[in-house]
Molecule: transfer RNA
Organism: Candidatus Gastranaerophilales bacterium
């Protein structure tokens, strides 16, 4: 230098054909306990890496850039 894949709550990941962003875990509150743990119920937390483009509408499609990984030279 070229090719491919990845980037989404704190962490690990989903998100078929574009149509309100979800799960597990963590965290907070309450219930349960003498207390803790466990369990149950509820809540908060996301500029979807970034900058543009297409579209009525983009996490999703197209292009640039950044970072990480693999392969080729």
């Nucleotide at each position: 230098g070229g090719g491919c894949g990845g980037u989404u709550g704190g962490c690990g990941c989903a998100g078929a054909u574009g149509g309100u962003a979800g799960c597990g875990u963590a965290u907070c509150a309450c219930a349960u306990u003498g207390a803790c743990a466990u369990u149950g119920u509820g809540g908060g937390g996301g500029u979807c890496a970034u900058c543009g483009g297409u579209u009525c509408g983009a996490g999703u499609c197209c292009g640039g850039u950044a970072c990480c990984g693999c392969c080729c030279a």